Overview
This is a predicted structure of a 340-nucleotide part of an RNA (large-subunit ribosomal RNA, domain IV) from a Candidatus Microgenomatia bacterium.
Context: one part of a larger RNA
RNA sequence: GGAGGUUUAAGGAACUCGGCAAAUUAGCUGGACGUACCUUCGGUAGAUGUCCUACCAGCUAUUUCUAGUAAAUAGCUGGUCGCAGCGAAAGAUUGCUAAGCGACUGUUUAUCAAAAACACAGGUCUCUGCAAAGGCGAAAGCCAAAGUAUAGGGGCUGAUGCCUGUCCGGUGCCGUAAGGUUAAGGGAGGGGCUGAUUCAUUUGAUGAGGUUCCAACCGAAGCCCCGGUGAACGACGGCUUUAACUAUAAGAGUCCAAAGGUAGCGAAGUUCCUUGUCGGGUAAGUUCCGACCCGCACGAAAGGCUUAACGACUUAGCAACUGUCUUAAACCUUCACCCG
Numbered sequence: 001g002g003a004g005g006u007u008u009a010a011g012g013a014a015c016u017c018g019g020c021a022a023a024u025u026a027g028c029u030g031g032a033c034g035u036a037c038c039u040u041c042g043g044u045a046g047a048u049g050u051c052c053u054a055c056c057a058g059c060u061a062u063u064u065c066u067a068g069u070a071a072a073u074a075g076c077u078g079g080u081c082g083c084a085g086c087g088a089a090a091g092a093u094u095g096c097u098a099a100g101c102g103a104c105u106g107u108u109u110a111u112c113a114a115a116a117a118c119a120c121a122g123g124u125c126u127c128u129g130c131a132a133a134g135g136c137g138a139a140a141g142c143c144a145a146a147g148u149a150u151a152g153g154g155g156c157u158g159a160u161g162c163c164u165g166u167c168c169g170g171u172g173c174c175g176u177a178a179g180g181u182u183a184a185g186g187g188a189g190g191g192g193c194u195g196a197u198u199c200a201u202u203u204g205a206u207g208a209g210g211u212u213c214c215a216a217c218c219g220a221a222g223c224c225c226c227g228g229u230g231a232a233c234g235a236c237g238g239c240u241u242u243a244a245c246u247a248u249a250a251g252a253g254u255c256c257a258a259a260g261g262u263a264g265c266g267a268a269g270u271u272c273c274u275u276g277u278c279g280g281g282u283a284a285g286u287u288c289c290g291a292c293c294c295g296c297a298c299g300a301a302a303g304g305c306u307u308a309a310c311g312a313c314u315u316a317g318c319a320a321c322u323g324u325c326u327u328a329a330a331c332c333u334u335c336a337c338c339c340g
Base pairs, nucleotide, nucleotide: 001335002334003333004332005331006330007329008328010326011325014324019321027053030052031051032050033049038043040159054080055079056078057077058076059075060074061073062072063071064070065068081085086091094319095318096317097316098315099314100313101311102310106118107117122157123156124155125154126153127152128151134143135142136141161305162304163303165236166235167234170233171232172229173228174227175226179224180223181222185218186217189214190213191212192211193210194209198205199204237255238254239253240252241251264298265295276292277291278290279289280288
């Protein structure tokens, strides 16, 4: 010096990214009293907090039995000893105030992440009438299900409470089937090549059949078209001007758009400028809390805003406590080191 441990004057977080680590607290179902805000009335809660605890003697009450004041339990009075009575060992919670996120118990990256991520009950949309939808499988068949719409599959959201605004122009989905477009296929008709046959015979004419090309017309769904639909994918403006100080703008004008962001929240886990401004807390606060609102770039089930309880979550503060520190010291075990 490394690892593990014990103790420490005075101070007590000055350490540090951060009280990390350590310390404090402590009686495996101790006893008595007492317990705030808030609340979904269940909780919060062992809240926080105060006191008692040994031994001896006497007494009281209750219960049990072998009926004695014998035992047990609960209690009262008086006394004894010590610094100290759960006297040792063992066991054995720090508490509080706020904020964020997630309702909760639960689940997760076996081996750097346990969380605000996943799940969840609840909500909602959608598909599915049973030989169900959906899934596995070349198939047989199986799951769904020995179920039957209060059922089953899929998507999104995520307890509860209060709510969930506007836009259907684009995309998707659903519906409609009048019109337009349209495949394979069918195919009137036509062209090329070949060419049996027959006629004529100097070249020719006729032309069934075969083959190949073109093609009017008929021809479904789909698409176009026409409607609907947002807890479907998504979207939810700009400029100019105006009140008798100034400032601001209820209002006015204008352009564009399918419609121009409603309620609520807001420098937010979202705010660049920014350590915004004001207030609180501190002697001093880029963090924190409460407000303001000029929201670079919140916003309503990719949910909005609250919320008791809960959390090895994150942030800020307080009390207690301490070798975290001022600032080190001593000791124990072991490694390192030396000898063999």
Lineage of the source: Bacteria > Bacteria candidate phyla > Candidatus Microgenomatota > Candidatus Microgenomatia (nom. nud.). RNAcentral holds the full RNA, with entries from ENA.